[in-house]
Predicted 3D model of a 465-nucleotide part of an RNA (small-subunit ribosomal RNA, 3' major domain) from an uncultured bacterium.
Context: one part of a larger RNA
RNA sequence: UGACGGGGGCCCGCACAAGCGGUGGAGCAUGUGGUUUAAUUCGAAGCAACGCGAAGAACCUUACCAGGUCUUGACAUCGAUCUAAAAGGGAGAGAGAUCUCCUCAUAGCUAUAGAGAAGACAGGUGGUGCAUGGUUGUCGUCAGCUCGUGUCGUGAGAUGUUGGGUUAAGUCCCGCAACGAGCGCAACCCCUGUCGCCAGUUGCCAGCAUUGAGUUGGGGACUCUGGCGAGACUGCCUCUGCAAGGAGGAGGAAGGCGGGGAUGACGUCAAAUCAUCAUGCCCCUUAUGACCUGGGCCACACACGUGCUACAAUGGAUGGAGCAGAGGGAAGCGAGACCGCGAGGUUGAGCAGAGCCCAGAAACCCGUUCUCAGUUCGGACUGCAGUCUGCAACUCGACUGCACGAAGCUGGAAUCGCUAGUAAUCGCGGAUCAGCAUGCCGCGGUGAAUACGUUCUCGGGCCUU
Repeated sequence: UGACGGGGGCCCGCACAAGCGGUGGAGCAUGUGGUUUAAUUCGAAGCAACGCGAAGAACCUUACCAGGUCUUGACAUCGAUCUAAAAGGGAGAGAGAUCUCCUCAUAGCUAUAGAGAAGACAGGUGGUGCAUGGUUGUCGUCAGCUCGUGUCGUGAGAUGUUGGGUUAAGUCCCGCAACGAGCGCAACCCCUGUCGCCAGUUGCCAGCAUUGAGUUGGGGACUCUGGCGAGACUGCCUCUGCAAGGAGGAGGAAGGCGGGGAUGACGUCAAAUCAUCAUGCCCCUUAUGACCUGGGCCACACACGUGCUACAAUGGAUGGAGCAGAGGGAAGCGAGACCGCGAGGUUGAGCAGAGCCCAGAAACCCGUUCUCAGUUCGGACUGCAGUCUGCAACUCGACUGCACGAAGCUGGAAUCGCUAGUAAUCGCGGAUCAGCAUGCCGCGGUGAAUACGUUCUCGGGCCUU
């Protein structure tokens, strides 16, 4: 000077408390440990690993295993020399890689393309993240971290940055041997909430015609779209305070940071990543490189994490009626019609889309039924029959119909999330993607309860010992 204390003082945070809903019990999905295995590729490890890298493992991916193959190589540059094509198409052998043959072939004439000995070299998802760059997590969007000059101290250092107030904030004010400054805070950026102006198609429809229908004429008022502006500053009033500020009020769509996002200081954890990439050193070089077929990453006595579905009547089933937002679409989205109980099939209008399609949102509302039961709850598992994608669904896809109908009657110790359009609940879309989501990232619908307070638990900030 720091760090630490079951030392002290002050302060903050869904940290506790007050509430609401979960997890921990069940079944299943998914990740991990363990075990197994020829292989179950590798990494991630308290918070900050475990629906994580993976925003898509049937082949491919793929790095793993078995077998079959290659050795200047699957890929790059150079290469004596050779060919005139190579690619493509076809036939045969083979599991395929590959090998053999035919064709194109009348082309082209070398600066192009192909083959290619020896050799330089290629290649490595091999090791080391404790040799590294880059990137990332975390403390933490916490309010801190420093510097110049001056002053003090022999010096390490101190001061400033402490003190009194105040703030979300080292935010600001006052004081002060300090005076200033930098990185952070805030603001500048984006979305959202109100209004105005401009514009009016593909959007909209008040009045006027018209129609089954904003359908058509017409209109720019409204909604909306999207560009430019306005608006909020403690500006005004009252009280309080030296001030900064605080409490209340007015006006206002919005009030004291309006709500949300992006933005992450100096540093910490030899934190993570050599498997995104790059890279030092070490190692392999007829193999630790490369190609292929099949298998594995999907195993299963068990243990844990994260989720989904439930255990029902605030519900299940069934009929009717009514409301979103944000997205995506050409090797695509696919209306309508017809066929099928259905998944889906046939045909195919329109649409590179405010136009057409995905797409009839669901919860909700109105009827009917079930009447507390392992049930008309719940749907696992299993059998049969199918659909779709794809060379190919056996290992190992998703979906449909019929049948089957398990556990489960609200979950021990313990533990998690959330303070408002939030929790809870309901559906919809997208990326990845041939196909495949209960995951992830978004979107809207319905829409609460509670916060006395800071003694205690956890984490953090300042001063002090």